Model confidence (mean pLDDT): 83 of 100. Transfer RNA from a Bacilli bacterium, 73 nucleotides, folded computationally. Taxonomically the source falls in Bacilli (Bacteria, Bacillati, Bacillota). It was read from a public genome assembly. Rfam family: tRNA. Its family is annotated with triplet codon-amino acid adaptor activity in the Gene Ontology. The family's RNA type in Rfam is transfer RNA.

[in-house]
């Protein structure tokens, strides 16, 4: 160079025949306890890599560029 996967909340990952974004762990608060932890409840945290396009409406499509990983040369 040339192909391909991948990129979402701190971390790990769902969510992809387009219709207002969620699980788990972590984090805070709160309730148990003599007390810590464990458990039970709750909240809070994301302009879905960027940048345009398509659409009434795009994490989802399309296209370029940017990290990551991996193949071929």
């Nucleotide at each position: 160079g040339c192909c391909g996967a991948u990129u979402u909340a701190g971390c790990a990952c769902a969510g992809c025949u387009g219709g207002u974004a969620g699980u788990g762990c972590a984090a805070u608060g709160c309730c148990c306890u003599c007390g810590u932890a464990a458990c039970g409840c709750a909240u809070a945290g994301g302009u879905c890599g960027u940048a345009g396009g398509u659409u009434c409406a795009a994490a989802u499509c399309c296209u370029a560029c940017a990290g990551u990983c991996g193949g071929c040369a």